Record summary
This is a predicted structure of a 349-nucleotide part of an RNA (small-subunit ribosomal RNA, central domain) from a metagenome. Rfam family: Bacterial small subunit ribosomal RNA. Gene Ontology terms of the family: ribosome and structural constituent of ribosome. The coordinates come from a structure-prediction model, not an experiment, and the mean pLDDT is 90.
Context: one part of a larger RNA
RNA sequence: CUGGGCGUAAAGCGCACGCAGGCGGUUUGUUAAGUCAGACGUGAAAGCCCCGGGCUCAACCUGGGAACUGCAUUUGAUACUGGCAAACUAGAGUAUGAGAGAGAGUAGUGGAAUUCCACAUGUAGCGGUGAAAUGCGUAGAGAUGUGGAGGAACAUCAGUGGCGAAGGCGACUUCUUGGCUCAAUACUGACGCUCAGGUGCGAAAGCGUGGGGAGCAAACAGGAUUAGAUACCCUGGUAGUCCACGCCGUAAACGAUGUCUACUAGCCGUUGGGGGGCUUGACCCUUUAGUGGCGCAGCUAACGCCAUAAGUAGACCGCCUGGGGAGUACGGCCGCAAGGUUAAAACUC
Numbered sequence: 001c002u003g004g005g006c007g008u009a010a011a012g013c014g015c016a017c018g019c020a021g022g023c024g025g026u027u028u029g030u031u032a033a034g035u036c037a038g039a040c041g042u043g044a045a046a047g048c049c050c051c052g053g054g055c056u057c058a059a060c061c062u063g064g065g066a067a068c069u070g071c072a073u074u075u076g077a078u079a080c081u082g083g084c085a086a087a088c089u090a091g092a093g094u095a096u097g098a099g100a101g102a103g104a105g106u107a108g109u110g111g112a113a114u115u116c117c118a119c120a121u122g123u124a125g126c127g128g129u130g131a132a133a134u135g136c137g138u139a140g141a142g143a144u145g146u147g148g149a150g151g152a153a154c155a156u157c158a159g160u161g162g163c164g165a166a167g168g169c170g171a172c173u174u175c176u177u178g179g180c181u182c183a184a185u186a187c188u189g190a191c192g193c194u195c196a197g198g199u200g201c202g203a204a205a206g207c208g209u210g211g212g213g214a215g216c217a218a219a220c221a222g223g224a225u226u227a228g229a230u231a232c233c234c235u236g237g238u239a240g241u242c243c244a245c246g247c248c249g250u251a252a253a254c255g256a257u258g259u260c261u262a263c264u265a266g267c268c269g270u271u272g273g274g275g276g277g278c279u280u281g282a283c284c285c286u287u288u289a290g291u292g293g294c295g296c297a298g299c300u301a302a303c304g305c306c307a308u309a310a311g312u313a314g315a316c317c318g319c320c321u322g323g324g325g326a327g328u329a330c331g332g333c334c335g336c337a338a339g340g341u342u343a344a345a346a347c348u349c
Stems, first nucleotide, its partner, number of pairs: 004320003007303002012317001014201004021194003025088007033081002035077005041071002049065006091191001092188004096183004103177003107173003110154001115149007125136002162169002206247006215241002220236004258316006266294012278281001298305002322349003331342004
């Protein structure tokens, strides 16, 4: 190397696009590179193996054979794979017509609530807790009313509902824009699948510059609790949370389950679309694309999975190989930094 694996034991890259590479539908012809067969040359000797011979045997020596699974040349075979040519439509795509949607970006608008400010009413408390205190309040708080400012988030609708590759997306409207689904035809004619490297996207936190700052709130301060309390509870409160631009590139980035394709009992819901039926309804049947719950066979160490597979198969990629040391050191690359990524060994059990 061959092997066995990857939901939970070690193991699916966070997600996508995609060059090289790998793999690739149906039919005919051609070629004969792979493949198969024959012939021929070569494949030194020794050794291994087989049959003999010689040292009293053996080791050892020696004769012959076989083997040398290979390579080259040549003559053929043509099912499969490849090349070339022609064709096809079941894969893939395009056109037409409908449809649903928190998919993305942009500009504007709205109401509730919190906070603050002003004025008015009004008087002694408010707030907070297990109980308190710090805190706020007679310089008039809290409560109530009116007006104003400003920022952030969008109650109900809301749903194992929808959309998106993932991260994720939820008030309303405008503009720009991506994807998806269905139906019936027409068209292109394998244009496909996967993808090392590469490229892009990528929650929160964090970083840079400039804004913004209502609420919340690391750090910090104070009050409590406690043996102590660098906490949990309370009163405050700055970064941050928000916006623009630029970085970072990580998460239990999870379905802990890579992508694509085909096949394999049933039953019940739900979302979007199509078709049909009648008794026209909060109806029934059917089909398709999602999304859930059970469940047969099968699989699994068990738990469980079960057409959205962890079943049965195929294509391609990634990854694992005892625990600790360690996702660390060193080096490289990336980063402003924080750090990320790639990634050992000694030693030890």